This is a predicted structure of a 77-nucleotide RNA (c-di-GMP-I-GGC riboswitch aptamer). It was read from a public genome assembly, where an Rfam model found it. Its mean pLDDT, the model's own confidence on a scale to 100, is 80.

[in-house]
């Protein structure tokens, strides 16, 4: 220097609860059993979901899958 653990530290956070915004799916803030090594970021492809006044439209979801971009710590062998 490389590599990397069932180690240590730190990170994220579904259900659910409280507050708040939204017609809604859901978003945001606080708490937080499940879980995650990309559960970090991007709606690009597919899927799923929503719509008061929708149907060749407008939205939501990256913790559904794929793709793209970026990425923490480090013992022995």
């Nucleotide at each position: 220097g490389a590599a990397u653990a069932u180690a240590a530290g730190g990170g994220c956070a579904c259900a659910c609860c409280c507050g708040u915004c939204g017609u809604g799916a859901g978003g945001c803030g606080g708490g937080g059993c499940c879980g995650c090594a990309a559960a970090g970021c991007c709606a690009c492809g597919g899927g799923u979901c929503u719509c008061a006044g929708g149907u060749g439209g407008a939205g939501a979801u990256c913790g559904c899958c794929g793709g793209g971009c970026u990425a923490c710590c480090g013992a022995a062998a």